[in-house]
């Protein structure tokens, strides 16, 4: 130094780091919808859209790197 295979370490268990996609979740905002002539420059709702966030996303895969252990 390649190649396979694996995470001792963890505030049950499970989870080496970091970053990518793709789908999950969840919050704001928007679009939208509904009520309303009164407080009306308002209330409400906001599944599906769109956008911007947020997280041990206990999904799935890519790419890089620690560590262990085998071959070579």
């Nucleotide at each position: 130094u390649g190649u396979u295979g694996c995470a001792a370490c963890a505030a049950c268990c499970c989870c080496g780091u970091g970053g990518a996609u793709u789908g999950g979740g969840u919050g704001g905002c928007g679009a939208g919808g509904c009520c309303g002539a009164u407080g009306a420059u308002g209330g409400c709702c906001g599944g599906a859209c769109g956008u911007c966030g947020c997280a041990g996303u206990g999904a799935a895969u890519c790419c890089a790197c620690u560590g262990c252990a085998a071959c070579a």